[in-house]
Large-subunit ribosomal RNA, domain I from a Gammaproteobacteria bacterium, 532 nucleotides, folded computationally. The sequence was found in a public genome assembly. Lineage of the source: Bacteria > Pseudomonadati > Pseudomonadota > Gammaproteobacteria. Model confidence (mean pLDDT): 83 of 100.

Context: one part of a larger RNA
RNA sequence: AGCGUACGGGGAAUGCCUAGGCUCUCAGAGGCGAAGAAAGACGUGAUAAGCUGCGAUAAGCUGUGGGUAGGUGCACAUGACCGUUAAUCCGCAGAUUUCUGAAUGGGACAACCUAAUAUAUUGAAGAUAUAUUAUCCGCAAGGAGGCCAACCCGGGGAACUGAAACAUCUAAGUACCUGGAGGAAAAGAAAAUAAUAAUGAUUCCGCAAGUAGUGGCGAGCGAACGCGGACUAGCCCAAACCUAUAUUGUUACGGCAAUGUAGGGGUUGUAGGACUACAAUAUGGACUUAUAAAAUGAACGAGAACUAACUGGAAAGUUAGACCAAAGAGGGUGAAAGUCCCGUAUUGGUAAGGUUUAUAUACCUAGUAGUAUCCUGAGUAGGCGGGAGCCGGUGAAACUCCCGUUGAAACUGCCAGCACCAUCUGGUAAGGCUAAAUACUCCUGAGAGACCGAUAGUGAACAAGUACCGUGAGGGAAAGGUGAAAAGCACUGUGAAUAACAGGGUGAAAUAGUACCUGAAACCGUGCGCUU
Numbered sequence: 001a002g003c004g005u006a007c008g009g010g011g012a013a014u015g016c017c018u019a020g021g022c023u024c025u026c027a028g029a030g031g032c033g034a035a036g037a038a039a040g041a042c043g044u045g046a047u048a049a050g051c052u053g054c055g056a057u058a059a060g061c062u063g064u065g066g067g068u069a070g071g072u073g074c075a076c077a078u079g080a081c082c083g084u085u086a087a088u089c090c091g092c093a094g095a096u097u098u099c100u101g102a103a104u105g106g107g108a109c110a111a112c113c114u115a116a117u118a119u120a121u122u123g124a125a126g127a128u129a130u131a132u133u134a135u136c137c138g139c140a141a142g143g144a145g146g147c148c149a150a151c152c153c154g155g156g157g158a159a160c161u162g163a164a165a166c167a168u169c170u171a172a173g174u175a176c177c178u179g180g181a182g183g184a185a186a187a188g189a190a191a192a193u194a195a196u197a198a199u200g201a202u203u204c205c206g207c208a209a210g211u212a213g214u215g216g217c218g219a220g221c222g223a224a225c226g227c228g229g230a231c232u233a234g235c236c237c238a239a240a241c242c243u244a245u246a247u248u249g250u251u252a253c254g255g256c257a258a259u260g261u262a263g264g265g266g267u268u269g270u271a272g273g274a275c276u277a278c279a280a281u282a283u284g285g286a287c288u289u290a291u292a293a294a295a296u297g298a299a300c301g302a303g304a305a306c307u308a309a310c311u312g313g314a315a316a317g318u319u320a321g322a323c324c325a326a327a328g329a330g331g332g333u334g335a336a337a338g339u340c341c342c343g344u345a346u347u348g349g350u351a352a353g354g355u356u357u358a359u360a361u362a363c364c365u366a367g368u369a370g371u372a373u374c375c376u377g378a379g380u381a382g383g384c385g386g387g388a389g390c391c392g393g394u395g396a397a398a399c400u401c402c403c404g405u406u407g408a409a410a411c412u413g414c415c416a417g418c419a420c421c422a423u424c425u426g427g428u429a430a431g432g433c434u435a436a437a438u439a440c441u442c443c444u445g446a447g448a449g450a451c452c453g454a455u456a457g458u459g460a461a462c463a464a465g466u467a468c469c470g471u472g473a474g475g476g477a478a479a480g481g482u483g484a485a486a487a488g489c490a491c492u493g494u495g496a497a498u499a500a501c502a503g504g505g506u507g508a509a510a511u512a513g514u515a516c517c518u519g520a521a522a523c524c525g526u527g528c529g530c531u532u
Stems, first nucleotide, its partner, number of pairs: 001531009015517001016481002020452002022449007029441002031147002039100003042055003046078001050074002061094006070082003105114003115133007135144003151182001152180005162169001166216001192199002203230005213221002234433003237377001241264010269411001271376004275370004284364002289360006296353001300348003306321005322339002324328001330342003382406008392418001413428005468475002488516001491503004
C1' cells in the first nucleotide's frame, strides 16, 4: 500500500409521520369605497427583534348573549398583576381608528411640507386646538371617482404557427389593449321557422353531424331544420282621440288654429286601436309598506355503555367475563379504545338578519257589435358603391349589420320564404322591459379523493413573495420530525474555558443530548487477518 473483516467518523438517502398543499362536491356569499376602501407607513407590550392583533382609548374600550376556573397571543422564562363582585375565552352590536393611499384646501421624491376662513386658548404671536375648503354630472335632492379572482357584454385587435415554402386561407376575432355591468351577464315575446302538414319568445344540454355546405375545393373550416331533454312568463310605450295648461298666430273679439308640456286613452296580424252604440267591477300579477304567525338562524346546551388479570416504561394489545347502539364517522389519550376524553346519532336553543305564509295597503291588468273617417315607429325600408357577420372566401348570393350616396309605400299597405318573377304560405320592421333553466369562484361553512407526502404537493407545511439579487420592470430560494412527559444532565473530575470530554444522574431507550426518529452510499479513520 492492497484485499477482507469488525468498530467508528462523515453524510444525508430510505422508511414511517403531517402541521401544508392539490382536485372536486353540496350549501352560502357574490362585493368593498368620500360615513374615506383595497394596500401600506409608523406606532402600540414590564422586558419586545419577527409574526399576529390593535390605533395616541393602540395584544385593546363599551353594551349584550353564551360560557365557567383559570388567565396576561405565537412564546415553554422572570417579574408584576387580573379572576366566582364571573375574568380570560366565543358570538353579535357599537366606540376609538395616527399618517399615506381614489386621497379630495395647496404642494410633493407616498406615509412629508405648507395655507385660507370661522371659533377657542384673558391680549399678542412666524404658536396650539377643532371644523370647513378638490374635480365632474345634476335645477335641486343627490350622485360619480378607486380597488377586486374568474365568469359576461361592447370598442379596437396581432404574430409565431399550419398549409411540410408562401401571398388568399389558417392560427383567431384567439392573445393583448380598452369601456361598462351584474350576481350572474347577454338574449328574448316573430316583419320567426317551415312547406300543401305544422310549430309557436329567449337561453342551455344530447342527437341531427363531422352531415348539408364552404375551401389556393389545399391546409382546413363547418351549420341549420327536425327530434329528445333542462326551464318556462309574459308585458310596457309612440300614434290616432279626449282634457288641462303655456306660448305664438289670426279674428267678425264669440272663438279658431299651430306648437310645447302634463294627465287620460291605447298596444295588434283571424289585423288591432281611435271613433259610434252597448255592457261591466271580474281575474290575475314578476310586489311597495305595515302587522301577525311559522320554520330557519351565531356563540352554545343535553347526549348511552367496562372492568379485572397478564405482558410491557406505558394498555387502547392478549385472556376472561360484561354493557350501549337512532351513537361501531373521526380525532386524541405513554402501542391498536363503540363503552377514558373531545365528539358522533338524536335533540334543545335565542339576538341581529334574511325566508315563507296570511291579512291589509300602494301599483299594474278585462268585454261585445258596427267599419264611413283617422292612427299603427322616415332620411326609415329598399336601391347603388365599399366593407363586415353567417357553414357560405362574391359566388346565381338571399338574410343581418356598418360607412358613403340615393330614397319609398301607408292596411286594396309592407316584409320574408337563399338571384329574380308569379301563385301560395308565414309574419307586421324602422321604440322599450322581462324571472328561470346557463357561466364563474378572490371568499365562508360542511364533506370527499384507486391525489402529494418535505428534491413531492402551491414559489411558500418553517419570520415566504420572506432572505437574497437587480437602477428598475422584475427575478426569487433554502429551511419539517428529541422524548409519552423537559424528566433538556444536579454534582464531581480533566481542561485556560461559558469549548470538549470522562464519571454521575433522568429516561423504556442518551449510538433519543436540543449539530437530537430511522440513519443507506460516496469519502475518512482505528483494530485484527492475509498478501506484497